[in-house]
RNA sequence: CAGCCAGGCCGUCGCUGCCUCGCCGUCAAACGCGGGGGAGAGGAAAGUCCGGGCUCCGCAGAGCAGGAUGCUGGGUAACGCCCAGCCGCGAUAAGCCGUCGCUCACGCGGCGGCGAAUGCGAGGAACAGGGCCACAGAGACGAGUCGCCUGCGUUCGCGCAGGCGGGUGAAACGCGGCAACCUCCAUCCGGAGCAACACCAAGCAUGCGGGCGAUGACGCUGCUCGCCGAGUCCGCGGGUAGGUGGCUCGAGCGCGCCGGCAACGGCGCGCCUAGAGGAAUGACGGUCAUAGCAUGCGUACGCGCAUGCCGUAACAGAACCCGGCUUACCGGCUGACUU
Numbered sequence: 001c002a003g004c005c006a007g008g009c010c011g012u013c014g015c016u017g018c019c020u021c022g023c024c025g026u027c028a029a030a031c032g033c034g035g036g037g038g039a040g041a042g043g044a045a046a047g048u049c050c051g052g053g054c055u056c057c058g059c060a061g062a063g064c065a066g067g068a069u070g071c072u073g074g075g076u077a078a079c080g081c082c083c084a085g086c087c088g089c090g091a092u093a094a095g096c097c098g099u100c101g102c103u104c105a106c107g108c109g110g111c112g113g114c115g116a117a118u119g120c121g122a123g124g125a126a127c128a129g130g131g132c133c134a135c136a137g138a139g140a141c142g143a144g145u146c147g148c149c150u151g152c153g154u155u156c157g158c159g160c161a162g163g164c165g166g167g168u169g170a171a172a173c174g175c176g177g178c179a180a181c182c183u184c185c186a187u188c189c190g191g192a193g194c195a196a197c198a199c200c201a202a203g204c205a206u207g208c209g210g211g212c213g214a215u216g217a218c219g220c221u222g223c224u225c226g227c228c229g230a231g232u233c234c235g236c237g238g239g240u241a242g243g244u245g246g247c248u249c250g251a252g253c254g255c256g257c258c259g260g261c262a263a264c265g266g267c268g269c270g271c272c273u274a275g276a277g278g279a280a281u282g283a284c285g286g287u288c289a290u291a292g293c294a295u296g297c298g299u300a301c302g303c304g305c306a307u308g309c310c311g312u313a314a315c316a317g318a319a320c321c322c323g324g325c326u327u328a329c330c331g332g333c334u335g336a337c338u339u
Stems, first nucleotide, its partner, number of pairs: 001335005007288007015040002018037006042315001046326002049324005054193004061225004066189005071085005086123001087121003095114008124184002129182002131178003141174001146165008197245004207236006219227002252271008289312001292309007
C1' cells in the first nucleotide's frame, strides 16, 4: 500500500416471505386451521455528494441564462469514478557528498545538501479583454529612478538620453506572475422522483368564498420564442386512513479458460442469494475460538503455559434497484513494493 474476513457449530422456542401436503370451503379459487421443507441485513445497509436504470410529465423542441467538468490515452450503461502514462510539488529510509568537532589511528558524532517505493496536484488558455500582485523593496506592469559611469543642457538646485551595478521579493521590465477573480475555449446537462406511477374497493358535497384564464390560464422550462388547449391556484368545509401491482433475475454472483501492464472485456459451466411496509431478520441454553481479568508456574524479560472468571466484545439495521465517492470502525488473515 492492496485484497479478504469481521465470531463458528449444536439444540429449543419465536418472527417475515416462499414452496408443499392434509382439512374446511368453493363452479374453480382465495381466506382460515394443522403438518413438513427451505431462505432471511452490511462492508459500510450510513451521508444522500456524483453518475445511471426505471416511472410520469407531450414526442424531450430552438435560443438565452444557469450549472458541472478540464494533462494524455484507455475502461464503463454513465460519472466529478477507476486504470496506465507524462509533468510538477513535497517528505524522508538505506546510501552518497560537503563541512565542523573528537580520536595516535581505525573510526564516531553534529549540521547542511542530494536521495526510492509510497504521498500530493481544481494539471485547458495569461500575444481576446477586464481585474489583482500581500510583506519587503526606489519601483509590481502604470512606469519609475537606489547607486555608479558617459554624453548633452544648466538658473549649479538639477534635468534629459544611454549604459552598468547592488539590494528586496514568488516574480524586477522579459510577450513577468495569478484563471481556486471575472472571463475565453472545449465537452456534458429538460423537469420531478417509488410518498414516482398503475389498478381495485369503500366513502363524501361536480359544496362555499376569492385570484388568474380563449386578449390563451395551467403545463412543457428560470426567461423569450414555439407547442398545447380548459381549467387552474388559495382558503373553508365534506369523505377516506383499506388492498394489489411496481418489488427484486440483476450493467447479478461463483469457478475455469482466453485477451489486456492494468482498470476491464469475451467465452464456457454452475448457482438463485431478504422483500418487510410502523416495518420481520430475534431470545434462551450448551460448546469451541478471539479479546479482557485474576491466580500459579516457567522465562532467553519480549513473553509462554495451565486453571478459573467473563460471555461476543468495533462501526453499525435493508425500505425501488445498481455503479462510485465520502464518512464511521475492536480485531484478525493474506499478499505486494521499498529499505

Bacterial RNase P class A from a soil metagenome, 339 nucleotides, folded computationally. The RNAcentral record of the sequence draws on MGnify. It matches the Rfam family "Bacterial RNase P class A". Gene Ontology terms of the family: dimeric ribonuclease P complex, ribonuclease P activity and tRNA processing. By type it is a ribozyme. Its mean pLDDT, the model's own confidence on a scale to 100, is 76.